A computed fold for a 73-nucleotide RNA from a Candidatus Uhrbacteria bacterium, annotated as transfer RNA. The coordinates come from a structure-prediction model, not an experiment, and the mean pLDDT is 82. Its Rfam family is "tRNA". By type it is a transfer RNA. It was read from a public genome assembly.
RNA sequence: CGGGCUGUAGCUCAGUAGGUAGAGCGCUUCGUUCGGGACGAAGAGGCCGUGGGUUCGAGUCCCGCUAGCCCGA
Numbered sequence: 001c002g003g004g005c006u007g008u009a010g011c012u013c014a015g016u017a018g019g020u021a022g023a024g025c026g027c028u029u030c031g032u033u034c035g036g037g038a039c040g041a042a043g044a045g046g047c048c049g050u051g052g053g054u055u056c057g058a059g060u061c062c063c064g065c066u067a068g069c070c071c072g073a
Stems, first nucleotide, its partner, number of pairs: 001072007010025004019056001027043005049065005
C1' cells in the first nucleotide's frame, strides 16, 4: 500500500428478502430461606464504531473515515 472479515445493552452474541432492537449471563426489586445459594416473579439498561447519502422509513442498501483481526505485497 491492496484485499477480506468484524465493530448492536456491563459481557458473549442474534437480528440475512429495509418497517419504530432481542436472547443468555450479569444488575435492581420482591417472593421463598434463620441467612446465603439455587429457584420463581417483576424491572432497569443500547438508537446499533463514526460522518454523510438513498428512501415515506435504514442495525439491515451505497460512499468516506476509524478501531481490531486475517491474507497478500